c-di-GMP-I riboswitch aptamer from a Gemmatimonadota bacterium, 88 nucleotides, folded computationally.

[in-house]
RNA sequence: CGCUGCUCAGAGCAAAGCCGUCGAAAGACGGUGACGCAGAGCUACGGGGCUACAGCGGAGACUCCGCCAUGCCCGCCGGGCCGCCAGC
Numbered sequence: 001c002g003c004u005g006c007u008c009a010g011a012g013c014a015a016a017g018c019c020g021u022c023g024a025a026a027g028a029c030g031g032u033g034a035c036g037c038a039g040a041g042c043u044a045c046g047g048g049g050c051u052a053c054a055g056c057g058g059a060g061a062c063u064c065c066g067c068c069a070u071g072c073c074c075g076c077c078g079g080g081c082c083g084c085c086a087g088c
Stems, first nucleotide, its partner, number of pairs: 002088004012037002017032006035075001041081003045078003048073003055067005
C1' cells in the first nucleotide's frame, strides 16, 4: 500500500422507550437506555422519504382542506472525503 472481514482480539457507535431543552412540525441536542451496526465516521452532491411555520388557493366562521421547502432524515440507497483493529 492492497485485499478480506466481527475468525480471534483491541477499540468504537448507540435504536426504541423515558426525562429535560430548542423548534410550528419533521426533527435536533443532552442524560438515561441498548435494537442493532464492519464503518450506525463526516458530508445534503444525486435519488428517495418526512414536516408545512410563513406564503398561495378554496370552503367556512377563527377553524378546516389542498399546494409548496428555503426546513428535516447520512441508522433509506448511491456518490465524495477520512479511517481503527485482525488475518493474508
It was read from a public genome assembly, where an Rfam model found it.
It matches the Rfam family "c-di-GMP-I riboswitch aptamer". Rfam describes the family as follows. GEMM was predicted in a large-scale screen for bacterial structured RNA regulatory elements.